Model confidence (mean pLDDT): 77 of 100. A computed fold for a 90-nucleotide RNA from uncultured Neptunomonas sp., annotated as SAM-I/IV (S-adenosyl methionine) riboswitch aptamer. The RNAcentral record of the sequence draws on MGnify. Lineage of the source: Bacteria > Pseudomonadota > Gammaproteobacteria > Oceanospirillales > Neptunomonas. It matches the Rfam family "SAM-I/IV (S-adenosyl methionine) riboswitch aptamer". Rfam 15.1 lists 567 matches to the family in 508 species.
């Protein structure tokens, strides 16, 4: 700077804490980036890799503004460059 801030999803187990809360494990949700698939296009499908989430807040008021939050791939390498990405979907 751009996009989203709609919907969705554990009353699970454990550690720490007086509490709030926070961390870990497992499960769940979600297509923002990468990847795979599909496709004439307008932007679809898939939770595999990387993130993220599991009641955002405030003020106005009919949908707007502000604040905050998230994303705009990852790993290795001094460089060149190299590597992994599903048993899903089709």
């Nucleotide at each position: 700077a751009c996009a989203u801030u709609a919907a969705g999803a554990g009353a699970a187990g454990g550690g720490c804490u007086g509490a709030c809360g926070u961390c870990c494990u497992c499960g769940c949700c979600a297509a923002c980036c990468u990847g795979c698939c599909a496709a004439c296009c307008u932007g679809g499908g898939c939770a595999a890799g990387g993130u993220g989430g599991a009641u955002a807040c405030c003020g106005a008021u009919u949908u707007c503004g502000g604040u905050g939050a998230u994303g705009u791939g990852g790993u290795c390498u001094a460089u060149c460059g190299a590597c992994a990405a599903c048993c899903a979907a089709u």